[in-house]
């Protein structure tokens, strides 16, 4: 940088000892023990993975068979047998999408609060009405952040 996710879920225990929820404002956790490391344990199911279904095979990439092809061996002969090589041919799976599934000894991630709420922009609602402005157990976008994959 880009793409998807982000109201679900799931903690105990030694260690040490004031801090923490990214930052700002809230508002919360916290000596009945924060952050952190360590053991154990659990959640999920993002990448693989299996299973089916759809697409695609112009092109380009793996990967396999065909032909090619080079060597060695046997033979009177081979559509023979072993081994290589494959720049370009031909032809098959795969990549791409979906639903589902396992979850163990693949790779991560996560285990207080919706990403804890909010900022900016739009509806909505209320404040008698219109407009500024506030204000919301509201709603949709964006920003920022978090995971994960490329």
């Nucleotide at each position: 940088c880009u793409c998807a996710u982000c109201c679900a879920g799931a903690g105990g225990g030694a260690c040490u000892g004031a801090g923490g929820g990214a930052a700002c404002g809230g508002c919360c956790c916290u000596a009945a023990g924060a952050a952190g490391u360590c053991c154990c344990g659990g959640c999920a199911a993002c990448c693989g993975c299996c299973a089916c279904g759809a697409a695609c095979c112009u092109c380009c990439u793996g990967c396999c068979g065909c032909a090619c092809u080079c060597c060695a061996c046997c033979g009177a002969a081979g559509c023979g047998u072993g081994g290589g090589g494959c720049c370009g041919g031909c032809g098959g799976c795969a990549g791409u999408c979906g639903u589902g599934g396992a979850a163990a000894c693949g790779g991560u991630g996560c285990c207080a609060a919706a990403u804890c709420c909010g900022g900016c922009c739009c509806g909505c609602g209320c404040g008698a009405c219109g407009g500024a402005c506030g204000c919301g157990u509201c709603g949709g976008g964006a920003c920022a952040g978090a995971u994960g994959a490329g």
Predicted 3D model of a 150-nucleotide RNA (SAM riboswitch aptamer (S box leader)) from uncultured Nocardioides sp.
Its mean pLDDT, the model's own confidence on a scale to 100, is 78.
RNAcentral holds the sequence, with entries from MGnify.